[in-house]
RNA sequence: UACUUAUCCAGAGAGGUGGAGGGACUGGCCCGAUGAAACCUCGGCAACGGGUUUGCUAUUUUUGCAAAUACCGUGCUAAUUCCUGCAAAUCGAGAAAUCGAUUUGAAAGAUAAGAA
Repeated sequence: UACUUAUCCAGAGAGGUGGAGGGACUGGCCCGAUGAAACCUCGGCAACGGGUUUGCUAUUUUUGCAAAUACCGUGCUAAUUCCUGCAAAUCGAGAAAUCGAUUUGAAAGAUAAGAA
């Protein structure tokens, strides 16, 4: 980097360095000199993988399921993935083109695990 699977309306910030951007992209709307990004330190959140413990299950052994636990590997720590984009359905406005609202599904993106 592309592929597969799962999840994405919950949750969780202080300090230092730094000095103008940031929220992936589009259109919005926000955050930011009362200090953005990035980096560092210390916290915190969270059961995705591993470990450990407990219960059930299976067994010669290996196992499987569920729960608990931040010990290890990641991740995250403004706003639902901030909203949105493509399609369908329903409803509303309109003579129509079309526009708006809601819901569902997809796409894109993020994270984890797997595999190349």